Transfer RNA from a Gemmataceae bacterium, 72 nucleotides, folded computationally. The sequence is in RNAcentral, with records from ENA and MGnify. The coordinates come from a structure-prediction model, not an experiment, and the mean pLDDT is 81. It matches the Rfam family "tRNA". The family's RNA type in Rfam is transfer RNA. Taxonomically the source falls in Gemmataceae (Bacteria, Planctomycetota, Planctomycetia, Gemmatales). RNAcentral records the identical sequence in 2 taxa.
RNA sequence: CGGAAGGUAGGAUAGCGGCAAUCCGCCAGCUUCGGGAGCUGGACAGCGUGGGUUCGAAUCCCACUCUUCCGA
Numbered sequence: 001c002g003g004a005a006g007g008u009a010g011g012a013u014a015g016c017g018g019c020a021a022u023c024c025g026c027c028a029g030c031u032u033c034g035g036g037a038g039c040u041g042g043a044c045a046g047c048g049u050g051g052g053u054u055c056g057a058a059u060c061c062c063a064c065u066c067u068u069c070c071g072a
Base pairs, nucleotide, nucleotide: 001071002070003069004068005067006066007065010024011023012022013021018055026042027041028040029039030038048064049063050062051061052060
C1' cells in the first nucleotide's frame, strides 16, 4: 500500500428494518452456624464516531477511526 472480517452492559456472545436478548460477573432477599452451591428478584448498553436512506436503522448506504487476518 491492496483486500477481507469485525467494533453491541464490567467480560463474552446473539440480534438479517418495528425503541436490544442470553451466559458469566455485580446488588438484595431466602436458604446455611458461616462460606460456597442453589432458588427468587433487581441494576447496568440505545449499539465505535459522523452523515445519508426510510414513517421507522444495531440492522441498509457512505466517510472516518480502531482491532484482527491475508497478500505485497